[in-house]
Background: Predicted 3D model of a 502-nucleotide part of an RNA (small-subunit ribosomal RNA, 5' domain) from an uncultured Eubacteriaceae bacterium. Its mean pLDDT, the model's own confidence on a scale to 100, is 84. The full RNA is in RNAcentral, with records from ENA, Greengenes and SILVA. It matches the Rfam family "Bacterial small subunit ribosomal RNA". Rfam links the family to the GO terms structural constituent of ribosome and ribosome.
Context: one part of a larger RNA
């Protein structure tokens, strides 16, 4: 000079911001990813109509949703545990790689078949749930068929190139596709090329302390062959060599997310990683793989642990490091608020529905930054305080007293911008912001400090006591150094204090 700060005394107002650094401690209770009926079959429920044996049966409209199916939970939101490593920033490569939705361009959608849930019965269980039988539908699933510039075999033409080899045209053979829906406007579907976006992977260079850690290494290191992947690779696996790293500090121990930035400094450099953005890790603890274009998935599975909670004792149900709250640790960190109006984001053709993302408010002088708590007159100078050589001196134009003004506060009265498409409606914030008016100085000043450093002095008490102190050092009877009063100085809704960095 800083600070995500706390303490202490004091606090009038606004604005933008920021608020668990400690237990990656345990969590009660809401809420935080749903959504498509324009894919699909039933259910319930309304109104209408037709038949009726009066029991009901068909038809069609409109609303509702539990299943199956779809796209969406891999974003968004949190946290720093781990990680000293290609995690991470930076610069390359990927002739080793994948990409849902979204734009371009080319080409297609013909025939068929089997099932299941829902639903009925039936049975088991305290419950979570589940088991047997039956029926049934689709854009769910399976088969034929077509089919290229797509995949794989053979044979092979040109151009490049960076070892392996990459790009293009072109034989012949095998081989893989698809789905309808609809208000007739249109949404969808298949296969294939480009793009854009996004991911994986590989490599040079950067980055903490310990040598009071000197050796380390067995899939080690390296080759052959093969598995595995989108995809090189000891990534795994046989087999063969014995090799590979290390004082340019391997190994092992400690710490610690990295960065863009942030803070200091004239720089260089020191520190540091809170809010904002980028990227990684992680979701009680520890393992796994499923599904999927993408995860090895925070509010999705299965398994082991620890811990909670229900239980008919047989078995079950949970995971706030989302957003509020709650115990608990601590010097210390807020409301179980409002709305999706706006921006974004899922779905949905739409209307829309969800979105604790967000926008808003609330709480906290935590910070910055504005603003005010009165202005102009007013005595050789009131009372009071203080001090004194007893004359005075001082506080001090300060106060009374007069004029004068109304910022903010309180009160009334009108009121927004943010809302965008052709119009037309649609504001959480909010009767906010702003404006106008009406009216009183009225409702608003503390804090610290005065020995030197270092701005600012007297007096009493006190008497090495009591107490102060960052250093130096003050107190032992005149203390400018401790308290207390006057009276000065700072700074000011603040002020000291203390801890940390330059």
């Nucleotide at each position: 000079g800083a600070u995500g700060a706390a303490c202490g005394c004091u606090g009038g107002c606004g604005g933008c911001g920021u608020g668990c650094c400690u237990a990656a401690c345990a969590c009660a209770u809401g809420c935080a990813a749903g959504u498509c009926g324009a894919g699909c079959g039933g259910a319930c429920g309304u109104a209408a109509g037709c038949c009726u044996u009066c029991g009901g049966g068909c038809u069609c409209a409109c609303g509702u949703u539990a299943g199956c199916g779809g796209c969406g939970g891999a974003c968004g939101g949190g946290u720093g545990a781990g990680u000293a490593a290609c995690a991470c920033g930076u610069g390359g490569a990927u002739a080793a790689u994948c990409u849902g939705c979204c734009a371009a361009g080319c080409a297609c959608a013909g025939g068929g078949g089997a099932a299941u849930a829902a639903c009925a019965a039936c049975c088991a269980g305290a419950a979570a749930u589940g088991g047997u039988u039956g029926c049934u539908a689709a854009u769910g699933c399976c088969c034929c068929a077509u089919a290229a510039g797509c995949u794989c075999a053979c044979a092979g033409g040109g151009c490049c190139g960076c070892c392996u080899g990459g790009c293009c045209g072109a034989g012949u053979g095998a081989g893989a596709a698809a789905a309808g829906a609809u208000u007739c406007a249109u949404c969808g579907g298949u296969g294939u090329u480009u793009g854009a976006g996004g991911a994986g992977u590989c490599c040079g260079c950067g980055a903490c302390c310990g040598a009071u850690u000197a050796g380390c290494u067995a899939g080690u290191u390296g080759g052959c062959g093969g598995g595995g992947u989108a995809a090189g690779g000891g990534c795994c696996c046989a087999c063969c060599a014995a090799g590979g790293c290390g004082a340019c500090g391997a190994u092992c121990g400690g710490u610690a997310g990295c960065c863009g930035g942030c803070c200091u400094g004239a720089g260089a450099g020191g520190g540091u990683g809170a809010c904002c953005g980028g990227c990684c890790a992680c979701a009680u603890u520890g393992g796994g793989a499923c599904u999927g274009a993408g995860a090895u998935a925070c509010g999705g599975c299965c398994c082991a642990a620890a811990c909670u909670c229900c239980u008919a004792c047989g078995g079950g149900a949970g995971g706030c490091a989302g957003c509020a709250g709650u115990g608990g640790g601590g010097a210390a960190u807020a409301u179980u608020g409002c709305a999706c109006a706006a921006u974004g984001g899922g779905c949905g053709c739409a209307a829309g529905c969800c979105u604790g993302a967000u926008g808003c408010a609330g709480c906290a002088a935590c910070g910055c930054c504005g603003c005010g708590u009165g202005a102009g007159g007013g005595a050789a100078g009131a009372a009071g305080g203080c001090c004194u050589u007893c004359g005075g001196g001082u506080c001090g134009u300060a106060a009374a007293c007069c004029u004068c003004u109304a910022u903010c506060g309180a009160c009334a009265g009108g009121g927004a911008c943010g809302a965008a498409g052709g119009a037309a409606g649609u504001g959480a914030c909010g009767g906010u912001a702003c404006c106008u008016g009406a009216g009183u100085a009225a409702g608003a000043a503390g804090c610290c400090c005065c020995g030197g450093c270092u701005a600012a002095c007297u007096a009493c008490g006190u008497g090495c006591c009591a107490g102060c102190a960052g250093c130096c050092g003050c107190g032992g009877u005149a203390a400018u150094a401790c308290g207390u009063a006057g009276g000065g100085g700072g700074c000011a809704a603040g002020c000291g204090u203390u801890a940390u960095c330059c």